[in-house]
């Protein structure tokens, strides 16, 4: 210092211009002697940071930050 991939719920991932979603995890109920399991429902994120483009960005550009891969460079 140069390409590449990624950063969205507590976690793991999904959405590729129109009002952010599944699974676990959590809580509450149902079912069960009880627990688990199963089932229904509830909570939870403005989407790494900052500008721009648009009627209208998680999502297109742009600089930047963090993580991971590869290539260079090393007197």
């Nucleotide at each position: 210092u140069c390409c590449c991939c990624g950063g969205u719920a507590g976690c793991u991932c999904a959405g590729c211009g129109g009002u952010a979603g599944a699974g676990c995890a959590u809580c509450c109920g149902a079912c069960u002697g009880u627990u688990a399991a199963u089932c229904g429902g509830a909570c939870g994120g403005c989407c790494g940071a900052u500008g721009g483009u648009u009627c209208g960005a998680a999502u297109c550009c742009g600089u930047c930050c963090c993580g991971g891969g590869g290539a260079g460079c090393c007197a």